[in-house]
Molecule: SAM riboswitch aptamer (S box leader)
Organism: Hymenobacter radioresistens
C1' cells in the first nucleotide's frame, strides 16, 4: 500500500532545540504563528483499541499500564445526498436559503486479513 470492523462533540502541556510557516489533500471560511508556531528530542499526562489479571455460562463488568495512539479549535467549519419535524428569513406560494439533523464520502487511530 489493499482491505475489514470499531472508534472519533470527553480528556491531556512544560522545558529545550530549529526558524517560518501550520491546521491531510483541493476550493472557500475561520484560527495558531518570531510573546518562536508547525515539526524534532527530552519530561510530564490523557485515554482504553490490543494486552495482563479478577470475577462471569455468555454479553456486559472492575483493575493495571507492557504495544500502539494522542495532548489548540467537533476529524477547527464547509464542499455530495436526504431534509419529515423544529428554528430564521424570503416569498411572486405548500416552495426557496440558512440553521439544527440523518447519511454518504474522505481522513485520523486501533485490532485484524492480505
Nucleotide at each position: 500500500g489493499a482491505u475489514u470492523u470499531a472508534u472519533a462533540u470527553a480528556g491531556a502541556a512544560g522545558c529545550g532545540g530549529c526558524g517560518a510557516g501550520a491546521g491531510a489533500a483541493c476550493a472557500g471560511g475561520c484560527u495558531c504563528c518570531g510573546u518562536g508556531a508547525c515539526c524534532c528530542g527530552c519530561u510530564g499526562g490523557c485515554a482504553a483499541c490490543c494486552u495482563u489479571c479478577g470475577a462471569c455460562c455468555g454479553c456486559g463488568c472492575g483493575a493495571a499500564a507492557g504495544g500502539u495512539g494522542c495532548c489548540a479549535a467537533u476529524u477547527c467549519c464547509u464542499g455530495c445526498c436526504c431534509a419529515g419535524a423544529c428554528c430564521a428569513g424570503c416569498u411572486g406560494u405548500u416552495g426557496c436559503u440558512g440553521g439544527c439533523g440523518g447519511g454518504a464520502g474522505a481522513u485520523a487511530u486501533a485490532a485484524g486479513u492480505u